[in-house]
RNA backbone atom coordinates (compact mmCIF):
# COMPACT_ATOMS: atom_id res chain seq x y z
P N A 1 -0.53 3.69 3.59
O5' N A 1 -0.91 2.81 2.32
C5' N A 1 -0.67 3.35 1.02
C4' N A 1 -0.70 2.25 0.00
C3' N A 1 -1.93 1.37 0.00
O3' N A 1 -3.00 1.95 -0.72
C1' N A 1 0.00 0.00 0.00
P N A 2 -4.48 1.75 -0.32
O5' N A 2 -4.81 0.26 -0.75
C5' N A 2 -4.83 -0.10 -2.12
C4' N A 2 -5.02 -1.59 -2.29
C3' N A 2 -6.21 -2.19 -1.56
O3' N A 2 -7.43 -2.02 -2.27
C1' N A 2 -4.31 -3.51 -1.13
P N A 3 -8.83 -1.91 -1.45
O5' N A 3 -9.07 -3.40 -0.95
C5' N A 3 -9.30 -4.44 -1.89
C4' N A 3 -9.39 -5.77 -1.19
C3' N A 3 -10.41 -5.88 -0.06
O3' N A 3 -11.74 -6.06 -0.53
C1' N A 3 -8.38 -6.84 0.62
P N A 4 -12.96 -5.51 0.37
O5' N A 4 -13.05 -6.57 1.56
C5' N A 4 -13.37 -7.92 1.28
C4' N A 4 -13.25 -8.76 2.53
C3' N A 4 -14.04 -8.30 3.75
O3' N A 4 -15.41 -8.65 3.67
C1' N A 4 -11.86 -8.85 4.40
P N A 5 -16.49 -7.72 4.40
O5' N A 5 -16.29 -8.03 5.94
C5' N A 5 -16.54 -9.32 6.45
C4' N A 5 -16.10 -9.45 7.89
C3' N A 5 -16.69 -8.45 8.86
O3' N A 5 -18.02 -8.79 9.27
C1' N A 5 -14.38 -8.59 9.23
P N A 6 -19.07 -7.62 9.59
O5' N A 6 -18.49 -6.91 10.90
C5' N A 6 -18.42 -7.60 12.13
C4' N A 6 -17.59 -6.84 13.14
C3' N A 6 -18.11 -5.46 13.53
O3' N A 6 -19.15 -5.52 14.49
C1' N A 6 -15.79 -5.34 13.10
P N A 7 -20.20 -4.26 14.58
O5' N A 7 -19.44 -3.18 15.46
C5' N A 7 -18.95 -3.52 16.76
C4' N A 7 -18.30 -2.32 17.43
C3' N A 7 -19.23 -1.15 17.71
O3' N A 7 -18.90 -0.55 18.94
C1' N A 7 -17.45 -0.44 16.35
P N A 8 -19.75 -0.88 20.25
O5' N A 8 -21.27 -0.54 19.83
C5' N A 8 -21.68 0.80 19.68
C4' N A 8 -23.15 0.94 19.98
C3' N A 8 -23.60 0.46 21.35
O3' N A 8 -23.36 1.44 22.36
C1' N A 8 -25.05 -0.42 19.71
P N A 9 -22.72 0.95 23.77
O5' N A 9 -23.88 1.22 24.84
C5' N A 9 -24.19 2.55 25.21
C4' N A 9 -24.56 2.64 26.69
C3' N A 9 -23.61 1.89 27.62
O3' N A 9 -23.46 2.65 28.81
C1' N A 9 -25.80 1.07 27.91
P N A 10 -22.17 3.68 28.98
O5' N A 10 -21.16 2.73 29.78
C5' N A 10 -19.87 3.24 30.19
C4' N A 10 -19.19 2.21 31.05
C3' N A 10 -19.06 0.83 30.40
O3' N A 10 -17.90 0.71 29.62
C1' N A 10 -20.03 0.61 32.55
P N A 11 -17.94 -0.06 28.19
O5' N A 11 -17.95 -1.60 28.59
C5' N A 11 -16.84 -2.20 29.23
C4' N A 11 -17.14 -3.64 29.58
C3' N A 11 -17.64 -4.52 28.44
O3' N A 11 -16.59 -5.04 27.65
C1' N A 11 -19.04 -4.79 30.32
P N A 12 -16.87 -5.39 26.09
O5' N A 12 -17.86 -6.63 26.15
C5' N A 12 -17.42 -7.88 26.63
C4' N A 12 -18.53 -8.91 26.54
C3' N A 12 -19.23 -9.03 25.19
O3' N A 12 -18.50 -9.80 24.25
C1' N A 12 -20.83 -8.97 26.91
P N A 13 -18.69 -9.48 22.64
O5' N A 13 -20.24 -9.06 22.56
C5' N A 13 -21.03 -9.46 21.46
C4' N A 13 -22.45 -9.73 21.90
C3' N A 13 -23.53 -9.35 20.89
O3' N A 13 -23.71 -10.35 19.89
C1' N A 13 -24.14 -8.58 23.05
P N A 14 -24.24 -9.91 18.44
O5' N A 14 -25.82 -9.80 18.66
C5' N A 14 -26.57 -10.95 18.97
C4' N A 14 -28.03 -10.64 19.13
C3' N A 14 -28.73 -10.00 17.93
O3' N A 14 -29.01 -10.92 16.91
C1' N A 14 -29.46 -9.00 19.95
P N A 15 -28.89 -10.41 15.32
O5' N A 15 -29.95 -9.23 15.21
C5' N A 15 -31.35 -9.49 15.26
C4' N A 15 -32.12 -8.20 15.43
C3' N A 15 -32.01 -7.23 14.27
O3' N A 15 -32.94 -7.53 13.24
C1' N A 15 -31.66 -6.08 16.31
P N A 16 -32.45 -7.99 11.77
O5' N A 16 -31.83 -6.65 11.11
C5' N A 16 -32.66 -5.68 10.51
C4' N A 16 -32.21 -5.37 9.10
C3' N A 16 -32.47 -6.51 8.10
O3' N A 16 -32.70 -5.95 6.81
C1' N A 16 -30.16 -6.09 8.23
P N A 17 -34.15 -5.72 6.32
O5' N A 17 -34.16 -4.14 6.50
C5' N A 17 -35.36 -3.47 6.38
C4' N A 17 -35.31 -2.21 7.24
C3' N A 17 -36.69 -1.69 7.61
O3' N A 17 -36.59 -1.08 8.89
C1' N A 17 -35.57 -0.06 6.33
P N A 18 -37.51 -1.75 10.07
O5' N A 18 -38.54 -0.61 10.50
C5' N A 18 -38.09 0.52 11.25
C4' N A 18 -39.27 1.40 11.63
C3' N A 18 -40.43 0.66 12.28
O3' N A 18 -41.06 1.52 13.21
C1' N A 18 -41.15 1.67 10.26
P N A 19 -40.95 1.24 14.76
O5' N A 19 -39.55 1.89 15.13
C5' N A 19 -38.38 1.11 15.35
C4' N A 19 -37.21 1.98 15.75
C3' N A 19 -37.56 3.11 16.70
O3' N A 19 -36.44 3.40 17.54
C1' N A 19 -36.68 4.02 14.70
P N A 20 -36.70 3.66 19.10
O5' N A 20 -36.15 2.31 19.78
C5' N A 20 -36.48 1.04 19.22
C4' N A 20 -35.50 -0.03 19.64
C3' N A 20 -35.35 -0.16 21.16
O3' N A 20 -36.35 -1.02 21.70
C1' N A 20 -33.22 -0.12 20.11
P N A 21 -36.91 -0.78 23.18
O5' N A 21 -36.15 -1.93 23.95
C5' N A 21 -36.87 -3.04 24.42
C4' N A 21 -36.07 -4.32 24.32
C3' N A 21 -35.23 -4.71 25.52
O3' N A 21 -35.97 -5.13 26.65
C1' N A 21 -34.08 -5.24 23.54
P N A 22 -35.32 -5.14 28.12
O5' N A 22 -34.33 -6.39 28.10
C5' N A 22 -34.84 -7.70 27.89
C4' N A 22 -33.72 -8.71 27.68
C3' N A 22 -32.75 -8.85 28.83
O3' N A 22 -33.27 -9.66 29.88
C1' N A 22 -31.55 -8.74 26.81
P N A 23 -32.82 -9.32 31.42
O5' N A 23 -31.39 -9.98 31.57
C5' N A 23 -31.21 -11.38 31.37
C4' N A 23 -29.73 -11.72 31.33
C3' N A 23 -28.90 -11.14 32.47
O3' N A 23 -29.00 -11.92 33.66
C1' N A 23 -27.82 -10.75 30.43
P N A 24 -29.01 -11.15 35.09
O5' N A 24 -27.51 -10.64 35.28
C5' N A 24 -26.45 -11.56 35.38
C4' N A 24 -25.10 -10.87 35.23
C3' N A 24 -24.82 -9.74 36.19
O3' N A 24 -24.44 -10.18 37.50
C1' N A 24 -24.20 -9.09 34.02
P N A 25 -24.91 -9.29 38.78
O5' N A 25 -24.18 -7.88 38.58
C5' N A 25 -22.80 -7.74 38.75
C4' N A 25 -22.32 -6.36 38.36
C3' N A 25 -22.93 -5.19 39.14
O3' N A 25 -22.31 -4.99 40.39
C1' N A 25 -23.01 -4.72 36.83
P N A 26 -23.21 -4.49 41.64
O5' N A 26 -23.71 -3.04 41.23
C5' N A 26 -22.81 -1.96 41.09
C4' N A 26 -23.55 -0.68 40.76
C3' N A 26 -24.69 -0.32 41.70
O3' N A 26 -24.24 0.31 42.88
C1' N A 26 -25.39 -0.08 39.45
P N A 27 -24.99 0.01 44.28
O5' N A 27 -26.37 0.80 44.19
C5' N A 27 -26.39 2.21 44.06
C4' N A 27 -27.79 2.72 43.75
C3' N A 27 -28.88 2.19 44.68
O3' N A 27 -28.96 2.89 45.91
C1' N A 27 -29.58 2.00 42.43
P N A 28 -29.50 2.14 47.23
O5' N A 28 -31.06 1.98 46.97
C5' N A 28 -31.91 3.13 46.91
C4' N A 28 -33.34 2.75 46.60
C3' N A 28 -33.94 1.65 47.47
O3' N A 28 -34.35 2.10 48.75
C1' N A 28 -34.45 1.23 45.21
P N A 29 -34.31 1.08 49.99
O5' N A 29 -35.49 0.03 49.69
C5' N A 29 -36.84 0.45 49.79
C4' N A 29 -37.78 -0.57 49.19
C3' N A 29 -37.83 -1.94 49.87
O3' N A 29 -38.61 -1.94 51.07
C1' N A 29 -37.73 -2.25 47.53
P N A 30 -38.31 -3.02 52.21
O5' N A 30 -38.80 -4.41 51.60
C5' N A 30 -40.17 -4.62 51.33
C4' N A 30 -40.41 -5.96 50.67
C3' N A 30 -39.94 -7.17 51.48
O3' N A 30 -40.88 -7.53 52.48
C1' N A 30 -39.23 -7.40 49.24
P N A 31 -40.37 -8.05 53.94
O5' N A 31 -39.67 -9.45 53.62
C5' N A 31 -40.44 -10.53 53.14
C4' N A 31 -39.55 -11.69 52.72
C3' N A 31 -38.55 -12.13 53.78
O3' N A 31 -39.13 -13.00 54.74
C1' N A 31 -37.46 -11.90 51.72
P N A 32 -38.96 -12.74 56.36
O5' N A 32 -37.40 -13.06 56.59
C5' N A 32 -36.93 -14.37 56.40
C4' N A 32 -35.43 -14.41 56.54
C3' N A 32 -34.87 -13.78 57.81
O3' N A 32 -34.96 -14.65 58.94
C1' N A 32 -33.62 -13.07 55.92
P N A 33 -35.45 -14.08 60.36
O5' N A 33 -34.38 -12.97 60.75
C5' N A 33 -34.68 -11.98 61.73
C4' N A 33 -33.39 -11.43 62.30
C3' N A 33 -32.36 -11.00 61.26
O3' N A 33 -32.64 -9.67 60.81
C1' N A 33 -31.31 -12.34 62.88
P N A 34 -32.50 -9.33 59.21
O5' N A 34 -30.93 -9.29 58.98
C5' N A 34 -30.15 -8.26 59.57
C4' N A 34 -28.69 -8.47 59.27
C3' N A 34 -28.33 -8.69 57.80
O3' N A 34 -28.26 -7.47 57.08
C1' N A 34 -27.22 -10.29 59.13
P N A 35 -28.63 -7.46 55.54
O5' N A 35 -27.45 -8.27 54.82
C5' N A 35 -26.15 -7.69 54.74
C4' N A 35 -25.14 -8.72 54.28
C3' N A 35 -25.39 -9.35 52.91
O3' N A 35 -25.00 -8.52 51.84
C1' N A 35 -24.82 -11.02 54.47
P N A 36 -25.82 -8.61 50.49
O5' N A 36 -25.49 -10.06 49.92
C5' N A 36 -24.18 -10.38 49.43
C4' N A 36 -24.05 -11.86 49.20
C3' N A 36 -24.98 -12.48 48.17
O3' N A 36 -24.53 -12.30 46.85
C1' N A 36 -25.00 -13.79 50.12
P N A 37 -25.60 -11.99 45.68
O5' N A 37 -26.48 -13.30 45.57
C5' N A 37 -25.90 -14.54 45.15
C4' N A 37 -26.85 -15.69 45.41
C3' N A 37 -28.22 -15.56 44.76
O3' N A 37 -28.22 -15.99 43.40
C1' N A 37 -28.49 -16.12 47.02
P N A 38 -29.11 -15.16 42.31
O5' N A 38 -30.62 -15.36 42.77
C5' N A 38 -31.20 -16.65 42.81
C4' N A 38 -32.55 -16.61 43.49
C3' N A 38 -33.52 -15.59 42.94
O3' N A 38 -34.19 -16.04 41.76
C1' N A 38 -33.49 -15.45 45.28
P N A 39 -34.62 -14.99 40.63
O5' N A 39 -35.84 -14.19 41.27
C5' N A 39 -37.04 -14.86 41.61
C4' N A 39 -38.02 -13.91 42.27
C3' N A 39 -38.26 -12.60 41.57
O3' N A 39 -39.16 -12.72 40.45
C1' N A 39 -37.91 -12.19 43.84
P N A 40 -38.95 -11.71 39.20
O5' N A 40 -39.49 -10.31 39.74
C5' N A 40 -40.85 -10.17 40.09
C4' N A 40 -41.12 -8.79 40.69
C3' N A 40 -40.67 -7.61 39.85
O3' N A 40 -41.55 -7.30 38.78
C1' N A 40 -40.02 -7.29 42.08
P N A 41 -40.95 -6.64 37.43
O5' N A 41 -40.49 -5.17 37.87
C5' N A 41 -41.46 -4.18 38.19
C4' N A 41 -40.84 -2.99 38.87
C3' N A 41 -39.95 -2.09 38.03
O3' N A 41 -40.67 -1.23 37.17
C1' N A 41 -38.94 -2.47 40.12
P N A 42 -39.95 -0.68 35.81
O5' N A 42 -38.88 0.36 36.34
C5' N A 42 -39.28 1.52 37.05
C4' N A 42 -38.09 2.29 37.57
C3' N A 42 -37.12 2.79 36.50
O3' N A 42 -37.55 3.99 35.90
C1' N A 42 -35.93 1.78 38.29
P N A 43 -37.13 4.34 34.38
O5' N A 43 -35.61 4.83 34.50
C5' N A 43 -35.28 5.98 35.28
C4' N A 43 -33.81 6.01 35.59
C3' N A 43 -32.91 6.01 34.36
O3' N A 43 -32.76 7.30 33.81
C1' N A 43 -32.15 4.40 35.90
P N A 44 -32.67 7.47 32.22
O5' N A 44 -31.25 6.82 31.87
C5' N A 44 -30.06 7.37 32.39
C4' N A 44 -28.91 6.42 32.18
C3' N A 44 -28.65 6.03 30.74
O3' N A 44 -27.90 7.01 30.04
C1' N A 44 -28.64 4.11 32.11
P N A 45 -28.49 7.73 28.72
O5' N A 45 -28.19 6.74 27.52
C5' N A 45 -26.90 6.17 27.39
C4' N A 45 -26.64 5.74 25.97
C3' N A 45 -27.04 6.72 24.86
O3' N A 45 -26.01 6.83 23.91
C1' N A 45 -27.97 4.59 24.45
P N A 46 -25.19 8.30 23.77
O5' N A 46 -25.65 8.93 22.38
C5' N A 46 -27.03 9.10 22.09
C4' N A 46 -27.20 10.01 20.91
C3' N A 46 -26.65 9.52 19.57
O3' N A 46 -27.52 8.58 18.95
C1' N A 46 -26.14 11.82 19.89
P N A 47 -27.08 7.90 17.48
O5' N A 47 -26.56 6.48 17.91
C5' N A 47 -25.33 6.27 18.60
C4' N A 47 -24.92 4.82 18.46
C3' N A 47 -24.46 4.42 17.07
O3' N A 47 -23.42 3.45 17.19
C1' N A 47 -26.31 3.12 17.70
P N A 48 -22.40 3.21 15.92
O5' N A 48 -21.16 4.17 16.24
C5' N A 48 -20.74 4.40 17.60
C4' N A 48 -19.52 5.30 17.58
C3' N A 48 -19.65 6.53 16.71
O3' N A 48 -20.30 7.60 17.40
C1' N A 48 -17.64 5.43 16.20
P N A 49 -21.33 8.59 16.55
O5' N A 49 -20.39 9.51 15.64
C5' N A 49 -19.47 10.40 16.26
C4' N A 49 -18.68 11.15 15.20
C3' N A 49 -19.48 11.76 14.05
O3' N A 49 -20.08 13.00 14.39
C1' N A 49 -17.65 10.59 13.18
P N A 50 -21.50 13.42 13.68
O5' N A 50 -21.11 13.71 12.16
C5' N A 50 -20.30 14.84 11.84
C4' N A 50 -19.94 14.85 10.37
C3' N A 50 -21.08 14.78 9.37
O3' N A 50 -21.76 16.01 9.19
C1' N A 50 -19.38 13.29 8.71
P N A 51 -23.32 16.02 8.74
O5' N A 51 -23.33 15.45 7.24
C5' N A 51 -22.94 16.31 6.18
C4' N A 51 -22.68 15.53 4.91
C3' N A 51 -23.90 14.96 4.19
O3' N A 51 -24.64 15.91 3.46
C1' N A 51 -22.18 13.34 4.26
P N A 52 -26.24 15.67 3.24
O5' N A 52 -26.32 14.41 2.26
C5' N A 52 -25.85 14.54 0.93
C4' N A 52 -25.85 13.21 0.21
C3' N A 52 -27.21 12.58 0.00
O3' N A 52 -27.90 13.13 -1.11
C1' N A 52 -25.72 10.94 0.77
P N A 53 -29.53 13.14 -1.12
O5' N A 53 -29.94 11.60 -1.29
C5' N A 53 -29.66 10.90 -2.48
C4' N A 53 -30.15 9.47 -2.41
C3' N A 53 -31.61 9.32 -2.00
O3' N A 53 -32.49 9.51 -3.10
C1' N A 53 -30.29 7.82 -0.76
P N A 54 -33.81 10.45 -2.94
O5' N A 54 -34.73 9.63 -1.93
C5' N A 54 -35.18 8.33 -2.24
C4' N A 54 -35.80 7.67 -1.04
C3' N A 54 -36.83 8.49 -0.28
O3' N A 54 -38.10 8.52 -0.93
C1' N A 54 -35.37 7.42 1.24
P N A 55 -38.91 9.93 -1.01
O5' N A 55 -39.31 10.21 0.49
C5' N A 55 -39.93 11.46 0.85
C4' N A 55 -40.54 11.34 2.22
C3' N A 55 -39.64 10.76 3.28
O3' N A 55 -38.75 11.70 3.84
C1' N A 55 -41.73 9.69 3.39
P N A 56 -37.20 11.30 4.11
O5' N A 56 -37.29 10.23 5.27
C5' N A 56 -37.74 10.60 6.57
C4' N A 56 -37.97 9.37 7.43
C3' N A 56 -36.77 8.46 7.65
O3' N A 56 -35.92 8.93 8.66
C1' N A 56 -38.68 7.17 7.09
P N A 57 -34.33 8.83 8.47
O5' N A 57 -34.00 7.28 8.47
C5' N A 57 -34.34 6.49 9.63
C4' N A 57 -33.24 5.49 9.93
C3' N A 57 -31.90 6.12 10.31
O3' N A 57 -31.22 5.23 11.20
C1' N A 57 -31.64 4.84 8.36
P N A 58 -31.28 5.52 12.78
O5' N A 58 -30.27 4.45 13.40
C5' N A 58 -28.88 4.72 13.42
C4' N A 58 -28.07 3.45 13.43
C3' N A 58 -28.07 2.64 12.14
O3' N A 58 -27.10 3.13 11.23
C1' N A 58 -28.44 1.21 13.98
P N A 59 -27.43 3.19 9.62
O5' N A 59 -27.83 1.69 9.23
C5' N A 59 -26.88 0.64 9.33
C4' N A 59 -27.53 -0.70 9.06
C3' N A 59 -28.01 -0.91 7.62
O3' N A 59 -27.77 -2.25 7.22
C1' N A 59 -29.84 -1.10 9.13
P N A 60 -26.51 -2.56 6.23
O5' N A 60 -26.88 -1.76 4.90
C5' N A 60 -27.66 -2.36 3.88
C4' N A 60 -27.80 -1.45 2.68
C3' N A 60 -26.58 -0.63 2.32
O3' N A 60 -25.64 -1.40 1.56
C1' N A 60 -28.45 0.77 2.33
P N A 61 -24.04 -1.07 1.67
O5' N A 61 -23.85 0.29 0.87
C5' N A 61 -24.10 0.35 -0.52
C4' N A 61 -23.84 1.75 -1.05
C3' N A 61 -22.52 2.37 -0.64
O3' N A 61 -21.43 1.91 -1.45
C1' N A 61 -24.24 3.93 -0.28
P N A 62 -19.93 1.83 -0.83
O5' N A 62 -19.49 3.35 -0.70
C5' N A 62 -19.33 4.14 -1.86
C4' N A 62 -18.96 5.56 -1.49
C3' N A 62 -17.81 5.72 -0.53
O3' N A 62 -16.53 5.57 -1.15
C1' N A 62 -19.56 7.14 0.11
P N A 63 -15.29 5.00 -0.28
O5' N A 63 -14.85 6.23 0.63
C5' N A 63 -14.36 7.43 0.02
C4' N A 63 -14.29 8.55 1.04
C3' N A 63 -13.46 8.26 2.28
O3' N A 63 -12.06 8.39 2.07
C1' N A 63 -15.50 9.25 2.91
P N A 64 -11.05 7.48 2.91
O5' N A 64 -11.11 8.10 4.36
C5' N A 64 -10.73 9.44 4.62
C4' N A 64 -11.10 9.88 6.01
C3' N A 64 -10.54 9.02 7.15
O3' N A 64 -9.19 9.34 7.46
C1' N A 64 -12.83 9.43 7.54
P N A 65 -8.23 8.16 7.97
O5' N A 65 -8.79 7.79 9.42
C5' N A 65 -8.78 8.75 10.47
C4' N A 65 -9.57 8.26 11.67
C3' N A 65 -9.15 6.91 12.22
O3' N A 65 -8.00 6.96 13.04
C1' N A 65 -11.49 6.98 12.02
P N A 66 -7.07 5.67 13.17
O5' N A 66 -7.79 4.79 14.29
C5' N A 66 -7.88 5.27 15.62
C4' N A 66 -8.64 4.31 16.49
C3' N A 66 -8.24 2.85 16.43
O3' N A 66 -7.08 2.53 17.17
C1' N A 66 -10.57 3.00 16.30
P N A 67 -6.10 1.37 16.64
O5' N A 67 -6.96 0.04 16.84
C5' N A 67 -7.33 -0.39 18.15
C4' N A 67 -8.18 -1.63 18.09
C3' N A 67 -7.62 -2.81 17.32
O3' N A 67 -6.63 -3.52 18.04
C1' N A 67 -9.87 -2.51 16.74
P N A 68 -5.46 -4.29 17.22
O5' N A 68 -6.19 -5.54 16.52
C5' N A 68 -6.79 -6.54 17.32
C4' N A 68 -7.52 -7.55 16.46
C3' N A 68 -6.73 -8.19 15.34
O3' N A 68 -5.83 -9.19 15.77
C1' N A 68 -8.84 -7.55 14.55
P N A 69 -4.46 -9.45 14.92
O5' N A 69 -4.95 -10.14 13.58
C5' N A 69 -5.57 -11.41 13.60
C4' N A 69 -6.17 -11.78 12.26
C3' N A 69 -5.21 -11.82 11.09
O3' N A 69 -4.41 -13.00 11.06
C1' N A 69 -7.16 -10.69 10.44
P N A 70 -2.93 -12.94 10.33
O5' N A 70 -3.26 -12.91 8.77
C5' N A 70 -3.92 -14.00 8.16
C4' N A 70 -4.28 -13.67 6.74
C3' N A 70 -3.14 -13.28 5.83
O3' N A 70 -2.40 -14.39 5.34
C1' N A 70 -4.90 -11.76 5.52
P N A 71 -0.84 -14.25 4.94
O5' N A 71 -0.83 -13.38 3.63
C5' N A 71 -1.40 -13.87 2.44
C4' N A 71 -1.35 -12.83 1.33
C3' N A 71 0.01 -12.23 1.04
O3' N A 71 0.85 -13.07 0.25
C1' N A 71 -1.60 -10.51 1.15
P N A 72 2.45 -13.04 0.45
O5' N A 72 2.88 -11.60 -0.08
C5' N A 72 2.72 -11.29 -1.46
C4' N A 72 2.97 -9.82 -1.71
C3' N A 72 4.34 -9.29 -1.28
O3' N A 72 5.37 -9.60 -2.20
C1' N A 72 2.67 -7.80 -0.58
RNA sequence: GCCCCUGUAGCUUAGUGGAAGAGCAUCCGGCUGUUAACCGGAAGGUCGCAGGUUCAACUCCUGCUGGGGGCG